[in-house]
Context: one part of a larger RNA
């Protein structure tokens, strides 16, 4: 100087407390461990691994296993030589790849050749999701959006170092003020950026309607999207040290960083990643490379994590389908209306739409009736039968529909978790990935609470101080 303390003082955070809802019990989905297996590819491991890489494993993906194959190679460059093709089509063979035969079949030219493509050969080489993240780059997590981390000059100290950065106040903040052997500065904080909340101006089509049956007309309103205004403790009062600031008020759409996002200092964890990529070294080279068929990644006594659905009456079912109300998205190898067929999944057909125009699209929680507290008109697992869709192909191993079946479950031990406002809870909608497959993820809006006395205690963090046999 740090680090640590079941030392002290001060401060903060859904850290506790006050509340609301969960997890832990059941079924199922998914990930992991374990076990099994020919293989169940690999990675991630307290917080900070475990609906994680994976925004989508039937083949492919795929890296794993079995079998069958290839060896200058599936991919790249160079050299020698041969051919004129390559692609495509037909037949045989094969589980498929591979292989065999036949048909078709180049361009330019100064006729020397050149380009391109294929076959053969030779070796340089290719190739490796093989090892090492404790050799690395790059990227990322975490402490933590915590308020810290440093430097120049000066001064003090023999020196390591100190000071500045401590102190009195204040703040979300090393934020600002005052003081001070310090004076300044840098990276962080804040602001500048995006979005949301108000208004004005400009612009009105595909949007809107004070006009109209419509055509049309108009741009006031809604809205769209560009510019600008607006919020700064600016004004008033009180407190304060005549400061910084705090509290209350006015005006205002909004008040004290208005809400949200992006933004992550010096560093810590030899944290994660050699399997995104790049890369040193080591290793394989008729195989640890490459191709193909089938299987596996989906196994199942069990254990754990994360979700979904319930255990019901604030509910379940039926009816009313317009006589309610969104936002944000997607659409051409696409979205698909009306109509028709079907109980339905869906099918036939195809108007319109390269989309403020058309479509997905029905928003759901709402209203009326029945049920009357039961393992039920709760719950829906499991199983059987019959179908639909995608796709060469749904057996291993997809999703959906109808009929039947109707399991556990009556609110969950110890323990543990999220959340402070348009939040929790609850209700639906959309998108990426994607042929098909969503209870996951990322967004979107609808309805919409309770509580916070307070900082003694638990956890984490910041500053000062003190002790130390630690560095």
């Nucleotide at each position: 100087u740090g680090a640590c303390g079941g030392g002290g003082a001060c401060c903060c955070g859904c850290a506790c407390a006050a509340g609301c809802g969960g997890u832990g019990g059941a079924g199922c989905a998914u990930g992991u461990g374990g076990u099994u297996u020919a293989a169940u590819u690999c990675g991630a491991a307290g917080c900070a691994a475990c609906g994680c890489g994976a925004a989508g494993a039937a083949c492919c993906u795929u890296a794993c296993c079995a079998a069958g194959u290839c060896u200058u190679g599936a991919c790249a460059u160079c050299c020698u030589u041969c051919u004129g093709a390559c692609c495509g089509g037909u037949a045989c063979u094969u589980a498929a790849c591979c292989g065999u035969a036949c048909c078709u079949u180049c361009u330019c030219u100064u006729c020397g050749g050149a380009g391109c493509a294929g076959g053969a050969g030779u070796g340089a080489c290719a190739g490796g999701u093989g090892g090492u993240g404790c050799a690395u780059g790059g990227u990322u997590g975490u402490c933590g959006u915590c308020a810290g981390c440093u430097c120049g000059u000066g001064u003090c100290g023999u020196g390591a170092g100190a000071u500045g950065u401590u102190g009195g106040g204040u703040u979300a903040a090393g934020u600002c003020c005052c003081g001070c052997a310090a004076c300044g500065a840098g990276c962080g904080c804040a602001a500048c950026c995006c979005u949301u909340a108000u208004c004005a101006u400009u612009a009105g089509u595909u949007g809107c309607u004070a006009c109209g049956c419509a055509a049309g007309a108009g741009c006031a309103c809604u809205c769209u999207a560009a510019u600008g205004a607006g919020a700064c403790u600016g004004c008033c009062g009180u407190u304060g040290a005549c400061a910084a600031a705090a509290c209350g008020g006015a005006g205002g759409a909004g008040g004290g960083u208005g809400g949200g996002g992006a933004u992550g200092a010096c560093g810590u964890c030899a944290a994660a990643u050699c399997a995104u990529c790049a890369u040193g070294c080591c290793c394989c080279u008729u195989a640890u490379g490459a191709c193909c068929u089938g299987g596996g990644c989906u196994a199942c006594a069990c254990a754990c994590g994360u979700a979904c659905u319930a255990c019901a009456a604030u509910g379940g079912c039926g009816a009313u389908c317009g006589a309610a109300c969104a936002g944000a998205g997607g659409g051409a190898a696409g979205c698909a209306a009306g109509a028709c067929a079907g109980c339905g999944a869906u099918g036939u057909g195809g108007a319109g739409c390269c989309a403020a125009u058309c479509c997905c699209a029905a928003a759901a929680a709402a209203u009326c009736g029945c049920c009357c507290c039961a393992g039920u008109u709760c719950a829906g697992a499991u199983u059987g039968c019959a179908g639909g869709c995608u796709g060469c192909a749904a057996c291993u191993c997809g999703c959906c529909u109808g009929c039947a079946u109707g399991a556990a479950g009556u609110c969950g031990g110890a323990a543990u978790u999220g959340c402070u406002a348009g939040u929790a809870a609850u209700c639906g909608c959309a998108g990426a990935u994607c042929a098909g497959c969503a209870u996951g993820c990322u967004g979107c809006g609808g309805u919409g609470a309770a509580u916070a006395c307070g900082u003694u205690c638990c956890c984490g963090g910041g500053c000062c101080u003190u002790g130390u046999a630690c560095a």
This is a predicted structure of a 471-nucleotide part of an RNA (small-subunit ribosomal RNA, 3' major domain) from a metagenome.